[in-house]
Context: one part of a larger RNA
RNA sequence: UGACGGGGGCCCGCACAAGCAGUGGAGUAUGUGGUUUAAUUCGACGCAACGCGAAGAACCUCACCAGGGCUUGACAUCCCUUGACCGCUGUAGAGAUACAGUUUUCCCUUCGGGGACAAGGAGACAGGUGGUGCAUGGUUGUCGUCAGCUCGUGUCGUGAGAUGUUGGGUUAAGUCCCGCAACGAGCGCAACCCCUAUUGCCAGUUGCCAUCAUUUAGUUGGGCACUCAGGCGAGACUGCCGUUGAUAAAACGGAGGAAGGUGGGGAUGACGUCAAAUCAUCAUGCCCCUUAUGUCCUGGGCUACACACGUACUACAAUGUCACAACAGAGGGCAGCGACACCGCGAGGUGAAGCGAAUCCCUAAAUGUAGUUUCAGUUCGGAUUGCAGGUUGAAACUCCGCCUGCAUGAAGCCGGAAUUGCUAGUAAUGGCAGGUCAGCAUACUGCCGUGAAUACGUUCCCGGGCCU
Numbered sequence: 001u002g003a004c005g006g007g008g009g010c011c012c013g014c015a016c017a018a019g020c021a022g023u024g025g026a027g028u029a030u031g032u033g034g035u036u037u038a039a040u041u042c043g044a045c046g047c048a049a050c051g052c053g054a055a056g057a058a059c060c061u062c063a064c065c066a067g068g069g070c071u072u073g074a075c076a077u078c079c080c081u082u083g084a085c086c087g088c089u090g091u092a093g094a095g096a097u098a099c100a101g102u103u104u105u106c107c108c109u110u111c112g113g114g115g116a117c118a119a120g121g122a123g124a125c126a127g128g129u130g131g132u133g134c135a136u137g138g139u140u141g142u143c144g145u146c147a148g149c150u151c152g153u154g155u156c157g158u159g160a161g162a163u164g165u166u167g168g169g170u171u172a173a174g175u176c177c178c179g180c181a182a183c184g185a186g187c188g189c190a191a192c193c194c195c196u197a198u199u200g201c202c203a204g205u206u207g208c209c210a211u212c213a214u215u216u217a218g219u220u221g222g223g224c225a226c227u228c229a230g231g232c233g234a235g236a237c238u239g240c241c242g243u244u245g246a247u248a249a250a251a252c253g254g255a256g257g258a259a260g261g262u263g264g265g266g267a268u269g270a271c272g273u274c275a276a277a278u279c280a281u282c283a284u285g286c287c288c289c290u291u292a293u294g295u296c297c298u299g300g301g302c303u304a305c306a307c308a309c310g311u312a313c314u315a316c317a318a319u320g321u322c323a324c325a326a327c328a329g330a331g332g333g334c335a336g337c338g339a340c341a342c343c344g345c346g347a348g349g350u351g352a353a354g355c356g357a358a359u360c361c362c363u364a365a366a367u368g369u370a371g372u373u374u375c376a377g378u379u380c381g382g383a384u385u386g387c388a389g390g391u392u393g394a395a396a397c398u399c400c401g402c403c404u405g406c407a408u409g410a411a412g413c414c415g416g417a418a419u420u421g422c423u424a425g426u427a428a429u430g431g432c433a434g435g436u437c438a439g440c441a442u443a444c445u446g447c448c449g450u451g452a453a454u455a456c457g458u459u460c461c462c463g464g465g466c467c468u
Base pairs, nucleotide, nucleotide: 007468008467009466010465011464012463013462015458016457019422020421021420022419023418026314027313028312029311030310031309032308033307034305035304042053043052064300065299066298067297068296069295070294073125077124078123079121080120081119082118083117087102088101089100090099091098092097106115107114108113127289128288130287131286132285136283137282138278139277140276141274143272148187149186150185151184152183153182154163155162156161167178168177169176193266194265195264196263198234199233200232201231202230204228207224208223209222212221213220237260240254241253242252243251244250316415320373322371323369324368325367331362332361333360336355337354340351341350342349343348380412385407386406387405388404389403390402391401428450429449430448431447432446433445434444
């Protein structure tokens, strides 16, 4: 000087408390450990690993295993020789591939040759998801969106260093004010950026429809008032009033206002910490392999299953189950979205309009209405299993896809110790969309609908900041 203390003081945070809903019990999904295996590829391990890398393992992916092949190689550059290449057919084979047949006769040219492509050959070399994240770059997590971390000059101290940055107030904030041997400055804070809440102007199609006609229908004429979409503006600044305060900064209350004291949300992450994570995104030093640790192919595996843990989904019901009728936002769409009609109990099929989309399509459920049921392992719950189908794809056999119908109808009656999230359009609850994607979502990322309870307070638990 720091760090630490079951030392002290001050302060903050869903940290506790006050509440609401959960997890921990059940079934299933998924990840991990362990075990098993020819292989169950690898990485991630307190918070900050465990629905994580993986925004989607049947083949491919793929790195793993078994077997079958190749060795200048699947891929790149250079040299020599030959020739167009590609394609098609047959035989053998699990395929890679091998053999045989067939077709074609590239472009430019100064006719010397050159270019692209293919085959053969020699070697330089290629190749490696092999090792080391404790050799590294880059990227990321975390403390933490916490309010801190420093510098120049000056001053003090022999020096390490101190001062500034401490003190009195105040703030979300080292935010601001006052004081002070300090005076200034930088990186952070805040603001500038985006979305959202109100409104003015401009321009009205594919959007909208108050007035006038018209129609099954904003359908058509018409209009751009309104909704909406999108460009430029306005608006909020403790600006105004009062009280408190030190005449300050500021705090509290009020007015006006769509919005009030950072309005709400996002992006934004200081100096640094953890030899934190990643050599398997990528790049890269060194080491290692070079007829194999490279490369091609078929099949298998990553999906195993006495068990243990994490994260979710569905429930245990009457605020329910079953039947009929409404109302979104944000996205996506051409190897696509697919209306509508018909067929099918249904998944779906057949035909097919429209739409590269404010035009067409994907497209709601909770809710409402009228009943039923009367507290049961049930009209709850849906696991599991059987049969019959549909669909994607060369291919669905490996508990290796998803969906439908019929039948079957398990555990489960609200969960021990313990433990998680959340302070408002939030929690809880309801559905919808997207990316990945041939197919596959209880995951992830977004979107809107319905919509609470509680906060006395800071003694205690956890984490953090300042002073000592």
This is a predicted structure of a 468-nucleotide part of an RNA (small-subunit ribosomal RNA, 3' major domain) from an uncultured bacterium. Its Rfam family is "Bacterial small subunit ribosomal RNA". The coordinates come from a structure-prediction model, not an experiment, and the mean pLDDT is 81.